This is a predicted structure of a 346-nucleotide part of an RNA (small-subunit ribosomal RNA, central domain) from an uncultured organism. RNAcentral holds the full RNA, with entries from ENA and SILVA. The coordinates come from a structure-prediction model, not an experiment, and the mean pLDDT is 87.
Context: one part of a larger RNA
RNA sequence: UUGGGUUUAAAGGGUGCGUAGGCGGACUGGUAAGUCAGUGGUGAAAUCCUGCAGCUUAACUGUGGAAUUGCCAUUGAAACUGUCAGUCUUGAGUCAGGUUGAGGUAGGCGGAAUGUGUAAUGUAGCGGUGAAAUGCAUAGAUAUUACACAGAACACCGAUUGCGUAGGCAGCUUACUGGACCUGCACUGACGCUGAGGCACGAAAGCGUGGGGAUCAAACAGGAUUAGAUACCCUGGUAGUACACGCCGUAAACUAUGAUUACUCGUUGUUGGCAAUACAUCGUCAGCGACCAAGCGAAAGCGAUAAGUAAUCCACCUGGGGAGUACGCUCGCAAGAGUGAAACUC
Numbered sequence: 001u002u003g004g005g006u007u008u009a010a011a012g013g014g015u016g017c018g019u020a021g022g023c024g025g026a027c028u029g030g031u032a033a034g035u036c037a038g039u040g041g042u043g044a045a046a047u048c049c050u051g052c053a054g055c056u057u058a059a060c061u062g063u064g065g066a067a068u069u070g071c072c073a074u075u076g077a078a079a080c081u082g083u084c085a086g087u088c089u090u091g092a093g094u095c096a097g098g099u100u101g102a103g104g105u106a107g108g109c110g111g112a113a114u115g116u117g118u119a120a121u122g123u124a125g126c127g128g129u130g131a132a133a134u135g136c137a138u139a140g141a142u143a144u145u146a147c148a149c150a151g152a153a154c155a156c157c158g159a160u161u162g163c164g165u166a167g168g169c170a171g172c173u174u175a176c177u178g179g180a181c182c183u184g185c186a187c188u189g190a191c192g193c194u195g196a197g198g199c200a201c202g203a204a205a206g207c208g209u210g211g212g213g214a215u216c217a218a219a220c221a222g223g224a225u226u227a228g229a230u231a232c233c234c235u236g237g238u239a240g241u242a243c244a245c246g247c248c249g250u251a252a253a254c255u256a257u258g259a260u261u262a263c264u265c266g267u268u269g270u271u272g273g274c275a276a277u278a279c280a281u282c283g284u285c286a287g288c289g290a291c292c293a294a295g296c297g298a299a300a301g302c303g304a305u306a307a308g309u310a311a312u313c314c315a316c317c318u319g320g321g322g323a324g325u326a327c328g329c330u331c332g333c334a335a336g337a338g339u340g341a342a343a344c345u346c
Stems, first nucleotide, its partner, number of pairs: 004317003007300002012314001014201004021194003025088007033081002035077008049065006091191001092188003095184006103177007110154001114150008125136002162169002206247005216240001220236004258313006266291009276281001295302002319346003328339004
């Protein structure tokens, strides 16, 4: 490189937008770049293949042919691809009227709980565990009551639910705002799909500055356990956890399953519409689930939400270790991230 692959054996980029590129709906006409056919030129000789001939044969040699799958020129063809022109509506989008939801951002408000403070009642324990102890408590704790303050998270509803491109999103409410779906089939008329680089977003942890700090809690301290116990258990407790702005750019970022399109036996639940009948169903569109047939698969299993049957484009894999390491480069405040070998060894 080819071939073959990528749920679990090596292998789908964390996600989106999009440049170049690749690929691209129906009909008509022109063109003739690709394509196809004919002709001419060229494609040295030798070699290879093949007919015949010469050394007794063979190797070898001579002499014809074929081949040289290519290139150039020319004459044609016009189905397909390209290109130019025109037309179309099914792909894609727009519009109008509705519906929907924890989609996003900013603000306001709420109650329960927790902790703390003050006051009161009240007295000897509380707390914690397998059992204990450290700890708290006569300077009056725990418990109960009232008031106040603070920060964080939003019980029940709650679901195999819903929304979002992914990460993710849940008290109530206001403002701003993105999307999806349905109906009409009014409008544009291929405007599409994918997408190397690029750009944007991207949990948690971590970093910078500032304020904040209730809870929980790496580190740390003490008490236990134990042969030991740098742990599991307990009492404390700092970064952090929350906010604003700015970095970081990674996760089992998982459905371990890239995106888009078409086709393919049935059963069933559910969410949101539409329409009908009229209260229990049936139809249809868009999602989210469960079971199963064919088919696929090494099997587990997948099975219209495919891992089935096909097509287009991108990404990635090529024995284990060395190693996601070294070196170089790019990015970063750093931590580190990205790219990414070899020797050697089995």